This is a predicted structure of a 347-nucleotide part of an RNA (small-subunit ribosomal RNA, central domain) from Malawimonas jakobiformis.
[in-house]
Context: one part of a larger RNA
RNA sequence: UUGGGCGUAUAGGGCAUGUAGGCGGUUUAUUUUGUUGAAAGUGAAAUUCCAAAAUUGUUAUUUUGGAAAAGAUUUCAAGACGAAUAGACUUGAGUUCGAUAUAGGAUAGUAGAAUUUCUAGUGUAGAGAUAAAAUUCGUAAAUAUUAGAAGGAAGACCAUUUGGCGAAAGCAACUAUCUGGUUCGAUAUUACUGACGCUGAAAUGCUAAAGCAUGGGUAGCAAACGGGAUUAGAGACCCCAGUAGUCCAUGCUGUAAAUGAUGAGUGUUAAAUAUUGGAUUUUUUCAGUAUUGUAGUUAACACGUUAAACACUCCGCCUGGGAAGUACGGCCGCAAGGUUGAAACUC
Numbered sequence: 001u002u003g004g005g006c007g008u009a010u011a012g013g014g015c016a017u018g019u020a021g022g023c024g025g026u027u028u029a030u031u032u033u034g035u036u037g038a039a040a041g042u043g044a045a046a047u048u049c050c051a052a053a054a055u056u057g058u059u060a061u062u063u064u065g066g067a068a069a070a071g072a073u074u075u076c077a078a079g080a081c082g083a084a085u086a087g088a089c090u091u092g093a094g095u096u097c098g099a100u101a102u103a104g105g106a107u108a109g110u111a112g113a114a115u116u117u118c119u120a121g122u123g124u125a126g127a128g129a130u131a132a133a134a135u136u137c138g139u140a141a142a143u144a145u146u147a148g149a150a151g152g153a154a155g156a157c158c159a160u161u162u163g164g165c166g167a168a169a170g171c172a173a174c175u176a177u178c179u180g181g182u183u184c185g186a187u188a189u190u191a192c193u194g195a196c197g198c199u200g201a202a203a204u205g206c207u208a209a210a211g212c213a214u215g216g217g218u219a220g221c222a223a224a225c226g227g228g229a230u231u232a233g234a235g236a237c238c239c240c241a242g243u244a245g246u247c248c249a250u251g252c253u254g255u256a257a258a259u260g261a262u263g264a265g266u267g268u269u270a271a272a273u274a275u276u277g278g279a280u281u282u283u284u285u286c287a288g289u290a291u292u293g294u295a296g297u298u299a300a301c302a303c304g305u306u307a308a309a310c311a312c313u314c315c316g317c318c319u320g321g322g323a324a325g326u327a328c329g330g331c332c333g334c335a336a337g338g339u340u341g342a343a344a345c346u347c
């Protein structure tokens, strides 16, 4: 490289937008560019194959004759498929109209429960912690209890949620404003555009937690640090304290078991049950979310109209284990590091 693969054995990019490229609906005409067929000359000799012969030569030499031969060139023909040009269409795609659901996003504000702290009252010697203790707090009045205040963070029940929304990351108190996307409209339906599509190297954007920079904030929790225990030791598990951090604003970082460990899109292929949102007078139907399950698939587990079935298009990735996601170099980053990514050697 070919081939074969990528749920769990090596392998789906974290997710999207989208350039080049690749692929692409129905139909008419033209061209004959690809394509297919035929013919012509060419395709040196040697080599290759076949036949015959020669010699010490039936493994390898030589001679003679014949065959084969991709490709390109020229000419002729065909007109299916692909392409180009011109035109038409409505099923794909999209717009409009009428509706629906929603923790989708951003900003601002408001209320309540609880923890903590502070102030004041009542009250008196313990409280707290644990398997048991101690460190710790408390006569400078704690714990408990009542009233009030401050401040920060988080959103109990609702939620059997196996639900909903979002491209993914993710999103849950309430109200307002701004804003994105989805879904449905069957029976001649409110109209319209007319292939405008799919995928997508590069590129760009978004991207949990932790971390970094600057400035705020700091109730609770809590790496590190400190102390008390436990223990042979304890750098831990347990306890008491406690700083970064967690929160906000603006930048950076760009990684996760970023998982459905399953790329995106289109079509086809039994059903049943539950559930969410539309349409519908009912039957039913469209779009999701789950559970079982036929055909089929799979090494098995299992998957099974939300495929890991049957097919097609495009992208990404894998090719024995270790060395190693390391070294070197490039690019990015304030740094931490990220990304790209070997080899010797070894089994």
Stems, first nucleotide, its partner, number of pairs: 003319004007301002012315001014206004021199003025089007034081001035078006042071001048067007092196001093193003097185003104179007116150007126137002164171002211252006220246002226240003263314006271292009296303002320347003329340004
A source record names the gene rns. The organism belongs to Malawimonas, within Eukaryota. Its Rfam family is "Bacterial small subunit ribosomal RNA". Its family is annotated with ribosome and structural constituent of ribosome in the Gene Ontology. The coordinates come from a structure-prediction model, not an experiment, and the mean pLDDT is 85. The RNAcentral record of the full RNA draws on ENA and SILVA.